Transfer RNA from a Deltaproteobacteria bacterium, 76 nucleotides, folded computationally.

């Protein structure tokens, strides 16, 4: 330097043809227990990596930047 993926909730990850952002887990509340763990019921929690565009509407299409992973080369 070229290809090529991959970024969504605190961690692990879905999300279909562009149409109301979810799931376990963990947190935080009750229950239950002597008292914990376990389990069981619930409440929170997100500017979908930044920024632009296309659309009536974008996690998904288009530029562009950014970290991170693969693969090819370059220089010493």
């Nucleotide at each position: 330097a070229g290809g090529g993926g991959a970024c969504u909730a605190g961690c692990u990850c879905a999300g279909c043809u562009g149409g109301u952002a979810g799931a376990g887990c963990a947190a935080c509340g009750g229950a239950u227990u002597c008292c914990a763990a376990a389990u069981c019921c619930g409440u929170a929690g997100g500017c979908c990596g930044g920024g632009g565009g296309u659309u009536c509407g974008a996690g998904c299409c288009c530029c562009u930047c950014g970290u991170c992973c693969c693969c090819u080369g370059c220089c010493a």
Rfam family: tRNA. The coordinates come from a structure-prediction model, not an experiment, and the mean pLDDT is 83.